[in-house]
Notes:
The RNA shown here (c-di-GMP-I riboswitch aptamer) has 91 nucleotides and comes from an Anaerolineales bacterium. Its Rfam family is "c-di-GMP-I riboswitch aptamer". From the family's description: GEMM was predicted in a large-scale screen for bacterial structured RNA regulatory elements. Its mean pLDDT, the model's own confidence on a scale to 100, is 87. Of the family's consensus pairs, 95% are formed in the model.
RNA sequence: AGCACGAAAAGGCAAAGCCGAUGAAAGUCGGUGACGCAAAGCCAUGGGUCUAAGGUCAUCCUAGGAUGACGAUGACUGCCAGGUUGCCGAA
Repeated sequence: AGCACGAAAAGGCAAAGCCGAUGAAAGUCGGUGACGCAAAGCCAUGGGUCUAAGGUCAUCCUAGGAUGACGAUGACUGCCAGGUUGCCGAA
């Protein structure tokens, strides 16, 4: 110095809940709060998961609406892989 690894210390992130904003929803953002995290930094690329406004189809009432089914073009990286960058240094 590199690879693997994760003891210590410094620093970092922040689950649930609550408050506010936003969105059709899933969710996201800010505040508060810490369950946890060595990539819980970044990228929706593969799998997976969530949602269904608009759309299509069906049924029912009927110029329109209600209900159901399908289905991302909407999301989630704190579900698992993959890519990429990176702090510290005991065994």

The source organism's lineage runs through Bacteria, Bacillati, Chloroflexota, Anaerolineae and Anaerolineales. It was read from a public genome assembly, where an Rfam model found it.